RNA sequence: ACCUUAUAAAGAGCAGACGAGGGACGAGCCUGUUGACUCUGCGGCAACCUGCACGGCAAGGUGCCAAAACUCACAGCUUUAGCUGAAUGAUGAGGG
Numbered sequence: 001a002c003c004u005u006a007u008a009a010a011g012a013g014c015a016g017a018c019g020a021g022g023g024a025c026g027a028g029c030c031u032g033u034u035g036a037c038u039c040u041g042c043g044g045c046a047a048c049c050u051g052c053a054c055g056g057c058a059a060g061g062u063g064c065c066a067a068a069a070c071u072c073a074c075a076g077c078u079u080u081a082g083c084u085g086a087a088u089g090a091u092g093a094g095g096g
Base pairs, nucleotide, nucleotide: 002095003094004093005092006091007090013042014041015040016039017038021031022030023029026072027071028070043065044064045063048061049060050059051057052056069088074085075084076083077082
C1' cells in the first nucleotide's frame, strides 16, 4: 500500500516566516495580498489510545482549532425542499 473497526451539525487562535492560491476529486458556493495554504513558536479544543487516585482528570501518544466532512454529486422515501442510507475521503485504535 492494503484489511478490520469506531467516530463526525458540538468545541477550540494569536504571533513569526513565506508569498498565491486554498477548501481531497467534478459542479456549486465560499475563502485569500486587510496575506490564505504551508511551516515554526506559543496557546487552546477534544477525550480515540496510554496513564491515573476512573460518575472523571488531562500527564503522555495522535488528532483538530472558517463554513455540517461547506453543499451537492449514488440509492430509497417523501415532494422541490427535506429525511434516511450508501460510496468516497479524514482521524483514532488494531492488524499487515

A computed fold for a 96-nucleotide RNA from a Eubacteriaceae bacterium, annotated as SAM riboswitch aptamer (S box leader). Its Rfam family is "SAM riboswitch aptamer (S box leader)". Rfam links the family to the GO term regulation of gene expression. The sequence was found by an Rfam model in a public genome assembly. The source organism's lineage runs through Bacteria, Bacillati, Bacillota, Clostridia and Eubacteriaceae.